[in-house]
RNA sequence: GGGUUAGUAACUCAGUGGUUAGAGUGUUGGUUUGUCAUACCAAAAGUCGUGGGUUCAAAUCCCAUCUGACCCG
Numbered sequence: 001g002g003g004u005u006a007g008u009a010a011c012u013c014a015g016u017g018g019u020u021a022g023a024g025u026g027u028u029g030g031u032u033u034g035u036c037a038u039a040c041c042a043a044a045a046g047u048c049g050u051g052g053g054u055u056c057a058a059a060u061c062c063c064a065u066c067u068g069a070c071c072c073g
Base pairs, nucleotide, nucleotide: 001072002071003070004069005068006067007066010025011024012023013022018056027043028042029041030040031039049065050064051063052062053061
């Protein structure tokens, strides 16, 4: 330099064009307990890597770009 793949909540991931962007873990609060843990209930936390484009509508399709992993040279 070329190619493949990944990037979504603090972490691990789901979500292949349309109803509000979700789950588990974690965090915070509450209930329970003499206390802690467990269990149960609730809440907070997202410019969907970045910038453009297509579309009535984009996390999703297209282009460029950044970062990581792998392959080729």
Model confidence (mean pLDDT): 81 of 100. This is a predicted structure of a 73-nucleotide RNA (transfer RNA) from Naegleria gruberi. Its Rfam family is "tRNA".